[in-house]
Transfer RNA from a bacterium, 74 nucleotides, folded computationally. Its Rfam family is "tRNA". The family's RNA type in Rfam is transfer RNA. Its mean pLDDT, the model's own confidence on a scale to 100, is 80.
RNA sequence: GGGCCUGUAUGUCAAUGGUAGACUAUCGGUCUCCAAAACCGACUAUGAGGGUUCGAUUCCUUCCGGGCCCGCCA
Numbered sequence: 001g002g003g004c005c006u007g008u009a010u011g012u013c014a015a016u017g018g019u020a021g022a023c024u025a026u027c028g029g030u031c032u033c034c035a036a037a038a039c040c041g042a043c044u045a046u047g048a049g050g051g052u053u054c055g056a057u058u059c060c061u062u063c064c065g066g067g068c069c070c071g072c073c074a
Stems, first nucleotide, its partner, number of pairs: 001070007011023003018054001026042005047063005
C1' cells in the first nucleotide's frame, strides 16, 4: 500500500428499514437475626460526519478505532 471482517449498556451478545432487548455488573427495595439466594425496581448504548428514505442501528459513502490476510522495501 491492497483486500476482508468488525464497532450497540460496565461487560458479553441479540434485533429489525417502523423508533433498540436479554443476561451480567452497579444501586435501591422486599425477604432474613445478619448475609447470601430469590423476587421487584432503577440506571445505561447503536464510533463520528454526509447521503438515500416519510422513517437509518440496519442501505450507500468518507473518516476514526480494532482484528485477519496479502504485497513491497529492508